[in-house]
RNA sequence: GGCGGGAUAGCUCAGUCGGUCAGAGCGAACGGCUCAUAAUCGUUAGGUCGAGGGUUCGAGUCCCUCUCCCGCUACCA
Repeated sequence: GGCGGGAUAGCUCAGUCGGUCAGAGCGAACGGCUCAUAAUCGUUAGGUCGAGGGUUCGAGUCCCUCUCCCGCUACCA
């Protein structure tokens, strides 16, 4: 350099054919239970959906460019 995959909550990840509000587990805060802790149960908070642009009545989802990460491959040494 080429090809492929990926970027969504603090972490790990779902998200169907473009159409109710963007979700789960873990973690956090608060509360229940307990003499207390752990475990467990409940509630709550937490999101520019990598960046910019385009298409559309409507984009996490489709198209273009760019950035970063992972894998394969080519060249050089």

Notes:
The RNA shown here (transfer RNA) has 77 nucleotides and comes from a Chthonomonadales bacterium. The sequence was found in a public genome assembly. Taxonomically the source falls in Chthonomonadales (Bacteria, Bacillati, Armatimonadota, Chthonomonadia). Rfam family: tRNA. By type it is a transfer RNA. Gene Ontology term of the family: triplet codon-amino acid adaptor activity. From the family's description: Transfer RNA (tRNA) molecules are approximately 80 nucleotides in length.